[in-house]
RNA sequence: UUUUUAUACAGAGGCGUGGAGAGACAGGCUCCGAGAAGCGCCGGCAACCCCGGGAAAAUCCCGGACGGUGCCAAGUCCUGACCAUAUAAAAA
Numbered sequence: 001u002u003u004u005u006a007u008a009c010a011g012a013g014g015c016g017u018g019g020a021g022a023g024a025c026a027g028g029c030u031c032c033g034a035g036a037a038g039c040g041c042c043g044g045c046a047a048c049c050c051c052g053g054g055a056a057a058a059u060c061c062c063g064g065a066c067g068g069u070g071c072c073a074a075g076u077c078c079u080g081a082c083c084a085u086a087u088a089a090a091a092a
C1' cells in the first nucleotide's frame, strides 16, 4: 500500500514548546492570540488485540489495564459519497 472482517450514540487533558491555523474531502457550522496545527513530557480512557470471571457453545455480558495499537471539543461536529473517512484485527 492492497484485500477481508469489525467498529465509529459511550469514555478520557494538563503542562512545556511553538506561533496561525484546525476539525480527512466539498458545502455548512464550530474551535482558535483568553494561543490553532506540529513536537515533547506527564496523566487518563477502554474501541480492538490481550488478561480474569459468568454462560453448554455461537454470540453476548461484567471486570482489568503490566503489554501491542488507538483515542482524550462538538454523534465520524452536521449533510453528501458508504467501493467515503478513520481505527483495530487478520492476510498478501
Base pairs, nucleotide, nucleotide: 001092002091003090004089005088006087007086008085013042014041015040016039017038021031022030023029025080026079027078028077043072044071045070047069048068049067050064051063052062053061054060076084

This is a predicted structure of a 92-nucleotide RNA (SAM riboswitch aptamer (S box leader)) from Hymenobacter sp. 15J16-1T3B. Of the family's consensus pairs, 97% are formed in the model. The sequence was found by an Rfam model in a public genome assembly.